Notes: The prediction has a mean pLDDT of 79. This is a predicted complex of two RNAs, RNase P RNA and transfer RNA, with 420 nucleotides together. It holds a member of the Rfam family "Bacterial RNase P class A". Rfam classes the family as a ribozyme. Gene Ontology terms of the family: dimeric ribonuclease P complex, ribonuclease P activity and tRNA processing.
RNA sequence: GGAGUCGGCCGGGCAGUCGCUGGGGCUUAGGCCCUGGAGGAAAGUCCGGGCUCCAUUGGGCAGGGUGCCAGGUAACGCCUGGGAGGCGCGAGCCUACGGAAAGUGCCACAGAAAACAAACCGCCGGACUUCGGUCCGGUAAGGGUGAAAAGGUGCGGUAAGAGCGCACCGCGCAGGUGGUAACACGCUGCGGCACGGUAAACCCCACCCGGAGCAAGACCGAAUAGGGGAACGUCGAGCGAGCCCACGCGAGUUCCCGGGUAGGUCGCUAGAGGUCCACGGUGACGUGGUUUCGAGAUGAAUGACUGCUCUCGACAGAACCCGGCUUACAGGCCGGCUCCCACC
RNA sequence: GCUGACGUAGCUCAAUUGGCAGAGCAGUUGCCUUGUAAGCAUCAGGUUGCAGGUUCAAUUCCUGUCGUCAGCUCCA
Numbered sequence: 001g002g003a004g005u006c007g008g009c010c011g012g013g014c015a016g017u018c019g020c021u022g023g024g025g026c027u028u029a030g031g032c033c034c035u036g037g038a039g040g041a042a043a044g045u046c047c048g049g050g051c052u053c054c055a056u057u058g059g060g061c062a063g064g065g066u067g068c069c070a071g072g073u074a075a076c077g078c079c080u081g082g083g084a085g086g087c088g089c090g091a092g093c094c095u096a097c098g099g100a101a102a103g104u105g106c107c108a109c110a111g112a113a114a115a116c117a118a119a120c121c122g123c124c125g126g127a128c129u130u131c132g133g134u135c136c137g138g139u140a141a142g143g144g145u146g147a148a149a150a151g152g153u154g155c156g157g158u159a160a161g162a163g164c165g166c167a168c169c170g171c172g173c174a175g176g177u178g179g180u181a182a183c184a185c186g187c188u189g190c191g192g193c194a195c196g197g198u199a200a201a202c203c204c205c206a207c208c209c210g211g212a213g214c215a216a217g218a219c220c221g222a223a224u225a226g227g228g229g230a231a232c233g234u235c236g237a238g239c240g241a242g243c244c245c246a247c248g249c250g251a252g253u254u255c256c257c258g259g260g261u262a263g264g265u266c267g268c269u270a271g272a273g274g275u276c277c278a279c280g281g282u283g284a285c286g287u288g289g290u291u292u293c294g295a296g297a298u299g300a301a302u303g304a305c306u307g308c309u310c311u312c313g314a315c316a317g318a319a320c321c322c323g324g325c326u327u328a329c330a331g332g333c334c335g336g337c338u339c340c341c342a343c344c
Numbered sequence: 345g346c347u348g349a350c351g352u353a354g355c356u357c358a359a360u361u362g363g364c365a366g367a368g369c370a371g372u373u374g375c376c377u378u379g380u381a382a383g384c385a386u387c388a389g390g391u392u393g394c395a396g397g398u399u400c401a402a403u404u405c406c407u408g409u410c411g412u413c414a415g416c417u418c419c420a
Stems, first nucleotide, its partner, number of pairs: 001340010012309007020037007039315001043326002046324005051213004057246005063209005068082005083097001084095004098204002103202002105198003120143002122139007151169006170193001171191005176185003217266004227257006238249003273292002276289005310313001345416007354369004363400001371387001373385003393409005
């Protein structure tokens, strides 16, 4: 100097004028003053939690989700560390990564055969022959079909062949060692080898999950219908937010309260919040201390113009809140590391 | 804002244990008719919204993304 990889950050700035909107103050009710006013994704609504209501009841069934191991966390499908497999020279990156010897299903077409293996061509032996071949038997090395054809290489062996035998590699089982575990081992023994693929097919195993959502929900006020609460009471219908059972509610009578409207108030934003420091931890993170903050609307605000300036400005905008993931994003900045080239 | 469903030919819709994407209408061409319509025959038309994955094989199964439609403003 070039190429790459990982992590973090910014997302025009300043000034003036006019306007919109939350809060506070003043007011002569016209307004005036002070102050706050979008994001890293506010997005998709894909997960998880807080909060609220529904009987947040017990048991069973169904359903859904997650899926190597350990840890973190309020929780997670997230994060961290590790293992295995794959990609890259490397830094590093990616993985829906439990089970196919529990069972069932499927594997179209082609092909002899698609799973208790089988034999079209071929090879070998025998019999026959019109000398083209036919029949019987052996074989699975070679050819062919297919996405996939029942360990690989070599030597021996054989009529030809074959784990048929042997060596090495691979595989399975048992043990040992290391590790919390996943798992690893050129540690030991046994087995010639039984094991095709598919679980983002049913299913099995382990663990987790009640449902709905701030248009949840609570309160206030004049009138009509409807309604609510308490007591007694029956168990027939019905209801209990997936279904069944248990269990509960209830029909009716009596008593008491008694209604709203294209409203208002609350929920509503200071929180599992951020910064810095110390300690513990490889890390995610935790504990303690310090310091800091400022949208909260309900037809819904955050904009327009002007001037200066620069590198000329992307994706896009709150609607109960928070932790993640995913997706979109002009351009720029900082740091760690790797590879190549050149020079000293 | 919250919740749910859907996307296949120009239009309306089919397609299931995953196995050659089809039907009706519309369109082309020909026949029939004096001519048109109807009718008969024939042909064409597909990135199954898009991207990726699982699988030998995807409209179908999974993930992401884009778009369309519907429901929910007090009830008990």